SAM riboswitch aptamer (S box leader) from a Frankiaceae bacterium, 109 nucleotides, folded computationally.

RNA sequence: CACUCAUCAAGAGGGGCAGAGGGACCGGCCCGCUGAAGCCCCGGCAACCAUUCUUCGGAACAGGUGCCAAAUCCGGCCCGCGGGCAACCGCACGCGGGACAGAUGAGCC
Repeated sequence: CACUCAUCAAGAGGGGCAGAGGGACCGGCCCGCUGAAGCCCCGGCAACCAUUCUUCGGAACAGGUGCCAAAUCCGGCCCGCGGGCAACCGCACGCGGGACAGAUGAGCC
């Protein structure tokens, strides 16, 4: 990197270095010199694995990863429903379902 499975509407700060970007991609819309990304220290959250307990429903813990703006920030493809515009075809919007893509974990390789 690839493949398999699961989860993604909750939750989570402060300081130092740094100095213009960042939110995967595209379109939006946001965050950012009241200091972005990145690195370090302390702290926290609690999904998976581990550990412990269990009335087997779960609970505890914070060891391994991960995470700590906004629903994975919203949408991006398919189907359905709704009212509206149009009135031949259809169009945009809202809602629901599914998929794609992405992230994380565990397994596998």